[in-house]
């Protein structure tokens, strides 16, 4: 330089066009003598950036950045 993969909440981590599950952790409540266990609730309307397609995009498409695996 070429080609190929990822990016989504403090960390992992689904989600493949109708607007974001879970799980750890964090907060607030109950249960307890205090803690942990346990049980309820909350917790990303900027989904790596910019643009473009759509009535509608985390998801399609251009361009970019970060990384990380081939080739040279």
């Nucleotide at each position: 330089u070429g080609g190929g993969g990822u990016a989504u909440a403090g960390c992992c981590a689904a989600g493949a066009g109708g607007a974001a599950a879970g799980g750890c952790a964090c907060c607030a409540g109950g249960u307890u003598u205090u803690g942990a266990u346990c049980c309820u609730g909350g917790c990303a309307u900027u989904c790596c950036c910019u643009g473009g397609u759509u009535c509608g995009a985390a998801u399609c498409c251009a361009g970019g950045u970060a990384c990380c695996c081939c080739a040279g």
The RNA shown here (transfer RNA) has 72 nucleotides and comes from Candidatus Riesia pthiripubis.
RNAcentral records the identical sequence in 2 taxa.
The coordinates come from a structure-prediction model, not an experiment, and the mean pLDDT is 80.
The RNAcentral record of the sequence draws on ENA and Rfam.
Rfam family: tRNA.